[in-house]
Transfer RNA from a Pseudomonadota bacterium, 72 nucleotides, folded computationally. Its Rfam family is "tRNA". It is annotated as a transfer RNA. Model confidence (mean pLDDT): 85 of 100. The source organism's lineage runs through Bacteria, Pseudomonadati and Pseudomonadota. The RNAcentral record of the sequence draws on ENA.
RNA sequence: GGGCGGGUAGUUCAGUGGUAGAACGCUUCUCUCACACAGAAGAGGCCGUGAGUUCGAUCCUCACCCCGCCCA
Repeated sequence: GGGCGGGUAGUUCAGUGGUAGAACGCUUCUCUCACACAGAAGAGGCCGUGAGUUCGAUCCUCACCCCGCCCA
């Protein structure tokens, strides 16, 4: 330098154009003498950045940034 994959909640990951979800973690409550387990409720993300297409973009297009792999 070229090619490919990835970037979404604290963590690991879903989500193929129409108001963003799960598990674990965290908070509160129930239960217990207490803790754990279990059950219930809740908080937490404008989706890497910018632009474009569209009535509408996490999703499609382009550029850039970061991580990983391959080729030279």